[in-house]
Molecule: RNase P RNA; transfer RNA
Organism: Pyrinomonadaceae bacterium
């Protein structure tokens, strides 16, 4: 200075005229403001907020899971560590980037098809080693080191002793793991010394164990008005110390709440009154069935945007000033039209002119995250290759 | 708008706690048996297990992210 990849970002502006939603003003007529996104999208986490009396305690279940900081809170975001991957490069150094659901299989069960002799207090197919026996072709044992073989994986490495041959069997040294100590680090975690042959494989997105969290239901929560209808029909249960429903949407404990009403019948009693009794009434729960398909609140000012200073590495927080920025409900946020930025392509009289092309996708209670779509092109930053200058 | 279940052959479905070749019925095709069809019988064929990543030796199954497709949830007495 050109390509190639990757990661983030931008996600066209001005105006007119006609609509539509909605707010101010106005007695009207009519003005005048405002009017989709970075994902409004999946509905995956997290929370406000509302309701279930309140949201208590075990068990079950369900999530989070290296540290530390951020935060209302999180599976998220910023830092750090440790693994791992790729570029650098002799290198498993170091240095750059990327990336991980990253507690524990040395507490305990369970799994490993197939192929292989042998898949987890091993095993021995072949070739090897050593003893013994031999009819000299081979057998019988004993290693289990070595070397092949299987298979995703085969029970530390190197050398010495040591042994009939051999093994951590035993010793040095390396690794590896656990256990004690020092130093640094807030911590993971790193170095480092000593001590143990302890060598333990792999799987926890198998069951499990550990530490932590989690009450359930979603604005069709949820209050309030008006309309209409058969104020229906079954079935459970209902009266008081101790009992019995209901609910704390799994289950226990432990606790809230409620349990109304007959001048009627029957029975019993002299009577007040009694009754696990009939009939009604009434209330609660479910499940049929009837009706309505309207309207207000919740609803948009909020962990809210923007700008500046200040703390912090950073994510963020704080002072302090400045704005208000869609609320629709058979569901508005369109529709044209000029002028004009980006890119391509064509002509051209070099001033331009004509023509194309611009994605994903569209609020529905409201925030904070994540994940998924997403172009004509551009900008940035990384890495790689290639040119050209020095 | 919110919240379940569910996608396995042409359809309706199985497939326990990951493992040898993913079954079953109906429907196809082919024999076969009849004068013929059919059923009954023998064979056979047919599967990206909705798609994409991971975990793990090894995924129809377990995680996660996309897509689709059935259902429930409104108020009054």
């Nucleotide at each position: 200075u050109g390509g190639a990849c990757g990661u983030g970002c931008c996600g066209g502006g001005c105006g007119g005229u006609c609509g539509c939603u909605u707010c101010u003003c106005g007695c009207a007529a009519g003005a005048g403001g405002a009017g989709a996104g970075g994902a409004a999208a999946g509905u995956c986490c997290g929370a406000a907020c509302a309701c279930c009396a309140a949201a208590g305690g075990g068990c079950a279940g369900c999530g989070a899971g290296c540290c530390g900081g951020a935060u209302a809170a999180c599976a998220u975001c910023c830092g750090g560590g440790c693994g791992c991957c790729c570029g650098u490069g002799a290198a498993c150094a170091g240095c750059g980037g990327g990336u991980g659901a990253c507690g524990a299989c040395a507490a305990g069960u369970g799994c490993a098809a197939c192929a292989g002799a042998g898949a987890a207090c091993a095993g021995u197919c072949c070739a090897g080693c050593c003893u013994c026996u031999u009819u000299c072709g081979a057998g019988a044992g004993g290693u289990g080191a070595u070397g092949g073989g299987u298979g995703a994986a085969a029970c530390g490495g190197u050398g010495a002793g040591g042994u009939a041959a051999g093994a951590g069997c035993u010793c040095a040294c390396c690794g590896g793991c656990g256990c004690g100590g020092g130093u640094g680090g807030u911590a993971a975690c790193a170095c480092u010394c000593g001590c143990g042959g302890c060598c333990a494989g792999g799987u926890a997105a198998a069951c499990u164990c550990c530490u932590c969290g989690c009450g359930g239901u979603g604005c069709a929560a949820g209050g309030c008005c008006a309309a209409a209808u058969a104020g229906g029909a079954a079935a459970a249960c209902g009266a008081a110390a101790a009992g019995g429903a209901a609910c704390c949407g799994g289950c226990c404990c432990g606790g809230u709440u409620c349990c109304g009403a007959g001048u009627c019948c029957g029975u019993c009693g002299a009577g007040a009154g009694a009754c696990a009794g009939g009939c009604g009434u009434c209330g609660u729960u479910u499940u049929c069935g009837g009706g309505u398909a309207g309207g207000c609140c919740g609803c948009u000012u909020g962990a809210g945007c923007c700008g500046u200073u200040c703390g912090g590495u950073a994510a963020c927080g704080a002072a302090c000033g400045g704005c208000c920025c869609a609320g629709a409900u058979g569901a508005a946020u369109g529709a044209u039209c000029g002028c004009u930025g980006u890119u391509c392509g064509c002509c051209u009289c070099a001033g331009g002119g004509c023509g194309a092309a611009a994605a994903c996708a569209g609020a529905a209670u409201u925030c904070g995250g994540c994940u998924u779509a997403c172009a004509a092109g551009g900008c940035a930053c990384g890495u790689c290759c290639g040119a050209c200058u020095g | 708008g919110g919240c379940u279940g569910g996608g396995u052959a042409g359809c309706u479905c199985a497939g326990c706690u990951g493992g040898u070749u993913a079954g079953a019925g109906c429907a196809c095709a082919g024999g076969a048996u009849u004068c013929a069809u059919a059923a009954c019988c023998c064979u056979g064929a047919g599967g990206u297990c909705g798609g994409g990543a991971g975990u793990u030796c090894a995924a129809g199954u377990c995680u996660c992210c996309c897509c689709c497709c059935c259902g429930c949830c409104a108020c009054c007495a």